[in-house]
Molecule: transfer RNA
Organism: Candidatus Zambryskibacteria bacterium RIFCSPHIGHO2_02_FULL_38_22
RNA sequence: CGGGGUAUCGUAUAGUGGUAGUAUACACGCUUCGGGUGCGUGAAGCUCCGGUUCGAUUCCGGGUACCCCGA
Numbered sequence: 001c002g003g004g005g006u007a008u009c010g011u012a013u014a015g016u017g018g019u020a021g022u023a024u025a026c027a028c029g030c031u032u033c034g035g036g037u038g039c040g041u042g043a044a045g046c047u048c049c050g051g052u053u054c055g056a057u058u059c060c061g062g063g064u065a066c067c068c069c070g071a
Base pairs, nucleotide, nucleotide: 001070002069003068004067005066006065007064010024011023012022013021018054026042027041028040029039030038047063048062049061050060051059
């Protein structure tokens, strides 16, 4: 320099146009003499900019970060 891939709660992941889930961690409550376990509730997320669309995490273009291949 060229090509390709990935980016979603703290962490790990699902989600191919309409309500963004799951596990774990965290907070609170119940359970216990206490802790742990178990159960319930809750907070917390779509990398950025633009475009298409009635509507974008999703489709398109560009940027950023990381990874892979080639030179």